Large-subunit ribosomal RNA, domain I from Thermocrinis albus DSM 14484, 587 nucleotides, folded computationally.
Lineage of the source: Bacteria > Pseudomonadati > Aquificota > Aquificales > Thermocrinis albus.
Its Rfam family is "Bacterial large subunit ribosomal RNA".

Context: one part of a larger RNA
């Protein structure tokens, strides 16, 4: 020196562990601001820094309920303090809430400079200095203005939603049309859902009967350098289920504006009286109306329908109009439109809650293991000095709110409709959404790449009709069928998770599992942004009084604690590389 073997050091692997993550599924909830968010700066403690908590009334203040002995945040000291006059702790109100941020009096290199009006304090009493309140911009609405009143900005989940604008890397094994994709990006605008949505759909000669959202039809029909490749609809099955207002025609009022003097009107019949009371357009309100076996108006006819009172130029009769009582229905999610109270039921703290802590073994230490019981609408889970239905928290099973809050629950006020009007037939008298359908011309969008391209949309250009009218049925026409465009509103069933709460896992167990057992921190970078390591004495600090060696060190020896100190804080366990020591062999 090699090798083996034994002790010991380093190391931090392995096991175990877990206040940490990940994925899911079921409920809530779905929003916050100018009464000043969202995040923030700087302070605030007996305390030096950090998180947490609060704001100059600062780990607090005030009031309600819970709730019952401790408590002064993580924070394990030491003084000191509050607490059955009920602290502390949890809910719910409510108070103060600095500076900055949309930031809003003006500035401004963000937490800072600098002001105007009013009103207070304080002072050298018309200096100065402080403290409150008010002073951005835009938009509606009232207002002659002057100014009132109200709105918005702005944050949030890198999610879902409607729009807007719209790529390329790829793919076509090159590539230009295509494709990727109307993706991703980028800006608008919501809401808790959001679009959509009551047929100018569809289908096929039978028929359906709004939209959403599943599965199917189907990789079919089809589009397509007929290339890559895209890619449907009816129909079928299921989810949920709801259908409704308006323009207008007509009537009536009000106001302008034009016309008009016995003509027309003045509901109708007879008689009589009026007399800028007609007529015409316009706009405003109210009344009427809402459809496609075409509706309505309006005229005429038939039939049905509670009392009462007033009104309609006068009288009578008929009509018709408005009150009022009675009867009838409905309603705040849409369909007319607000609101309250009361009840209930949830949500925002709690409460109760069975049954061994029996013997006897081992043990530091019983939950074990023998023996004897006992509950269970409770044997779910955690804790407890090892493995606990009965020991503790709970768990099955009930119970509960003064305060705020949430409901599409029931009831009530109240609102509204109906009766008061409506039904049926006839009648081409009138009405049924205009720069609109439709043509052309240029796009785009559907499964549709210009194709024979219907159909939807959009810019420019001509430009109809009102039911004997119009639009669709894949160029176009004809017959048949089917639906009413150019005006609106509408739950639910469906998407998605920042956030609360419940469960769940052939998910991870600290190089895994989110980046982070906490951290977007430390660190790097001018910025945009990049971006870590780093858990585990013991059951309990009982965390080693006291002696020694040292520097009044560091580390260590005794001693003590403890089941255990090769469990002493560089602390479970403690593999391997490396390294020391010792013995054996071989050279």
């Nucleotide at each position: 020196g090699g090798c083996u073997c034994g002790g010991g050091g380093u190391g931090g692997a392995u096991g175990c562990c877990u206040c940490g993550g990940c994925u899911g599924c079921c409920c809530g909830a779905g929003g916050g601001g100018a009464u000043g968010a969202a995040g923030g700066g700087c302070g605030u403690g007996c305390u030096a820094a950090g998180c947490u908590g609060c704001g100059a009334u600062a780990a607090g203040c005030c009031g309600g309920g819970u709730g019952g002995a401790g408590g002064c945040g993580c924070a394990g000291a030491a003084a000191g303090c509050c607490u059955g006059u009920g602290a502390g702790g949890c809910c719910c109100g409510g108070a103060u809430g600095c500076c900055c941020g949309a930031a809003u009096g003006g500035g401004g290199a963000a937490a800072c400079c600098c002001g105007a009006c009013a009103g207070g304090g304080u002072g050298u009493u018309g200096a100065g200095c402080c403290c409150u309140g008010u002073c951005a911009u835009c938009c509606g609405c009232c207002g002659u203005a002057a100014g009132g009143c109200g709105g918005a900005g702005c944050c949030a989940a890198a999610a879902c939603g409607g729009g807007a604008c719209g790529a390329a890397g790829u793919a076509a094994a090159a590539c230009c049309u295509u494709c990727u994709a109307g993706u991703a990006g980028u800006c608008c605008c919501a809401g808790g859902a959001a679009a959509g949505g009551a047929a100018a759909u569809c289908a096929a000669c039978c028929g359906a009967g709004a939209c959403u959202c599943c599965c199917u039809g189907a990789g079919u029909a089809g589009c397509g350098g007929c290339g890559a490749g895209c890619g449907a609809a009816a129909g079928g099955g299921g989810a949920u289920c709801a259908g409704c207002c308006c323009a207008a025609a007509c009537c009536g009022u009000a106001c302008g504006g034009g016309u008009g003097c016995c003509a027309u009107g003045g509901u109708g019949g007879c008689g009589g009286c009026c007399u800028u009371a007609g007529c015409c357009c316009g706009u405003a309100c109210g009344g009427g109306g809402u459809a496609g076996c075409g509706g309505g108006a309006c005229g005429c006819a038939u039939c049905c329908g509670g009392a009462g009172a007033g009104g309609u130029c006068c009288g009578c009769c008929a009509g018709c109009c408005u009150c009022u009582c009675g009867g009838g229905g409905a309603g705040u999610u849409a369909c007319a439109a607000a609101a309250c109270c009361c009840u209930c039921a949830c949500c925002u703290a709690g409460c109760c809650g069975a049954a061994g802590u029996c013997c006897g073994c081992u043990g530091g230490a019983a939950u074990g293991c023998g023996g004897c019981g006992c509950c269970a609408u409770a044997g779910a889970g955690g804790g407890u000095g090892a493995a606990a239905g009965c020991c503790c928290c709970g768990u099955a099973g009930g119970c509960u709110a003064a305060a705020g809050g949430u409901g599409u629950a029931g009831g009530g006020u109240c609102u509204c409709c109906c009766u008061g009007g409506g039904a049926u037939g006839c009648g081409a008298u009138c009405c049924c959404a205009a720069g609109u359908a439709c043509c052309g011309c240029g796009g785009c969008c559907c499964c549709c790449g210009u194709g024979g391209a219907a159909g939807g949309u959009c810019g420019c250009g001509g430009g109809a009709a009102u039911c004997a009218g119009g639009g669709g049925g894949g160029a176009c026409c004809u017959c048949c069928c089917u639906c009413c465009a150019a005006g609106g509103c509408u739950a639910a069933g469906u998407a998605c998770u920042a956030c609360g709460g419940g469960c769940a896992g052939a998910c991870c167990g600290a190089u895994a599992g989110c980046g982070c057992a906490u951290a977007g921190u430390a660190c790097c970078g001018c910025g945009a942004g990049g971006g870590a390591a780093a858990g585990g004495u013991g059951a309990a600090a009982a965390g080693a009084a006291c002696c020694c060696c040292g520097g009044c060190a560091a580390g260590g020896g005794g001693a003590g604690u403890g089941a255990a100190a090769u469990a002493g804080a560089a602390c479970c366990u403690g593999a391997a590389a490396c390294c020391c020591c010792g013995a054996g062999u071989c050279c």